[in-house]
RNA sequence: GCGGGCGUGGUAUACCGGUAAUACGACUCCUUGCCAAGGAGUAAAUAGAGGGUCCGAUUCCCUUCGCCCGCU
Repeated sequence: GCGGGCGUGGUAUACCGGUAAUACGACUCCUUGCCAAGGAGUAAAUAGAGGGUCCGAUUCCCUUCGCCCGCU
C1' cells in the first nucleotide's frame, strides 16, 4: 500500500429498513431480628464519527477513526 471482519447502556451479546431487546451489574422498595438469597420497580446506549438514499436507517451507500486478520 491492497483486501476482509468487528465497533450497540457499566460489562457481555441480540436485533440486520419501521421510534433498540436480553443477561449480569447499579439504584429504590418489599420480604428478614441482620446479611445473603428471593420478589417488584427505576435509571442508563440518538447504535465509533460525519454525510447520503428513503415517508422512515443500528440496519443500505460513501467518507473517516480505532482494533483484529490476511496479502504484497
Molecule: transfer RNA
Organism: Candidatus Roizmanbacteria bacterium GW2011_GWC2_34_23